[in-house]
RNA sequence: GAUCGAUAAUAGCAAACCCCGCGUAAGCGGGGGACGCAAAGCUAUAGGGUCCUUUUGAGGGAUAGGACAGCCUGGCCGCCGAA
Repeated sequence: GAUCGAUAAUAGCAAACCCCGCGUAAGCGGGGGACGCAAAGCUAUAGGGUCCUUUUGAGGGAUAGGACAGCCUGGCCGCCGAA
C1' cells in the first nucleotide's frame, strides 16, 4: 500500500412510528425517536430495479416528467486497525 472488517477505539448516520411544514403523488425538509449501518458519505446525466404522476391503450403495456443512494451493480471521496 492492497485486500479485509473485530464483543477494539474515536467519531458519525438514523428505519418504523409521532409532531410541524412542503408536494397532486411517490416522497422531501425540520424536531422527537432508534431498526439497523464500515461507507446508511456523494453520485438518479453510469446501468438495472422499485414507486408516483401525465398522456395513451380494452388490457399487458407504451410515452413524458418525477421520487428512492437505507434495493443491486458501478464511479468518486473518506475514519480506525485486531486477525
Annotation
This is a predicted structure of an 83-nucleotide RNA (c-di-GMP-I riboswitch aptamer). It was read from a public genome assembly, where an Rfam model found it. Of the family's consensus pairs, 100% are formed in the model.